[in-house]
A computed fold for a 258-nucleotide part of an RNA from a Porphyromonadaceae bacterium, annotated as large-subunit ribosomal RNA, domain VI. Lineage of the source: Bacteria > Bacteroidota > Bacteroidia > Bacteroidales > Porphyromonadaceae. Its Rfam family is "Bacterial large subunit ribosomal RNA".
Context: one part of a larger RNA
RNA sequence: CGUUGGAGAUUUGAGAGGACCUGACACCAGUACGAGAGGACCGUGUUGGACAUACCUCUAGUGUACCUGUUGUGGCGCCAGCUGCAUCGCAGGGUAGCUACGUAUGGAAGAGAUAAGUGCUGAAAGCAUCUAAGCACGAAGCUUCCCUCAAGAUGAGAUCUCCUUUAAGGGUCGUCAAAGACUAUGACGUUGAUAGGCUGUAGGUGUAAAGGCAGUAAUGUCAAAGCUGAGCAGUACUAAUUACCCGUAACUUUAUGG
Numbered sequence: 001c002g003u004u005g006g007a008g009a010u011u012u013g014a015g016a017g018g019a020c021c022u023g024a025c026a027c028c029a030g031u032a033c034g035a036g037a038g039g040a041c042c043g044u045g046u047u048g049g050a051c052a053u054a055c056c057u058c059u060a061g062u063g064u065a066c067c068u069g070u071u072g073u074g075g076c077g078c079c080a081g082c083u084g085c086a087u088c089g090c091a092g093g094g095u096a097g098c099u100a101c102g103u104a105u106g107g108a109a110g111a112g113a114u115a116a117g118u119g120c121u122g123a124a125a126g127c128a129u130c131u132a133a134g135c136a137c138g139a140a141g142c143u144u145c146c147c148u149c150a151a152g153a154u155g156a157g158a159u160c161u162c163c164u165u166u167a168a169g170g171g172u173c174g175u176c177a178a179a180g181a182c183u184a185u186g187a188c189g190u191u192g193a194u195a196g197g198c199u200g201u202a203g204g205u206g207u208a209a210a211g212g213c214a215g216u217a218a219u220g221u222c223a224a225a226g227c228u229g230a231g232c233a234g235u236a237c238u239a240a241u242u243a244c245c246c247g248u249a250a251c252u253u254u255a256u257g258g
Stems, first nucleotide, its partner, number of pairs: 001152001005163007015149004021049007033038001051106005059100004066093005071086006110144003117137004169246004173189005194239003197235005203228003211222004251258002
């Protein structure tokens, strides 16, 4: 821009893409078969491998503004206590998020038309013949079934609702994240919990400083302390102010209407 007024939702599915794998074991059954040795079809169940998709409850990894220990050195006058630098100084743990080594799920079953093949009936050709007319089966393959996208499918579809001339609605702008290169998408904008802050709490770390007490002291204890990023909840304290822009057509007619 189009889709023949504009808009907000919900959809149909022409078409396109994805997936399509496979082992072992057990039962049937030591049965059918076979002199024996051996040893099934069909059918049913269990459990794997690789692959794929989703997710983070568990396990595990990462987690450079979380917690702790600690070395060297500098600084805060000294002690104590902090702090800079040294690969995040090194080391031990670790929330959210992201991940796999983790968890869950999938390939199925079914239907249709068939291939090779197997047949029924049956002539040409008094017989025979699956074929010439006709009819029935038959594959991981084909078309479906399953999953995803999908009306620019210009063949532009459908349903519901709203608006009729300062319309409905959309955008700019702001606070943001389940989103993200930008854009877009999604949440919210005082009729407000959108983000920050604060409070509480889950989780993490592991018992802070100061002081008291015990001990000659190291140390222990008061103390599950103190600190704490992303999680969850509450709370308008701060910031989402004010405002502006786009949009406003066609048709019909009994014509200041519908």